The RNA shown here (THF (Tetrahydrofolate) riboswitch aptamer) has 99 nucleotides. Of the family's consensus pairs, 82% are formed in the model. The sequence was found by an Rfam model in a public genome assembly. Rfam family: THF (Tetrahydrofolate) riboswitch aptamer. Gene Ontology term of the family: tetrahydrofolate metabolic process.
């Protein structure tokens, strides 16, 4: 000098636990605002996530009890734990191996 490689946050999905809703919130979709994170260091988006405001769409209940409720379901449901798979948008430096 050149070539190759490793590593994170996190994401998807499944299982379990525990809640919420079923008087429709949540999820998903569109737009606005605020903020956060993104390998050991630096930068970092039109990408990601969280909160919030607005808009469109939209649902699965049944049995028991009847005072609170309970059970079984249902919801592209919240959170937590575990398994599997994927994995810095990208750029520079560093690290490991070879040269």
């Nucleotide at each position: 000098u050149g070539c190759a490689g490793a590593g994170u946050a996190g994401a998807a999905u499944c299982u379990c636990g525990c809640g919420c809703g079923u008087u429709a919130a949540g999820u998903g979709c569109c737009g606005g605002g605020u903020g956060a994170a993104c390998a050991g260091g630096g930068a970092g988006u039109u990408g990601u996530c969280a909160c919030u405001c607005g808009g469109a769409c939209g649902a699965a209940a049944a049995g028991c009890a009847u005072u609170c409720g309970c059970u079984u379901g249902c919801g592209g449901u919240a959170c937590g734990a575990g398994g599997u798979u994927c994995g810095c948008a990208u750029c520079c430096c560093g690290c490991u191996g070879c040269u």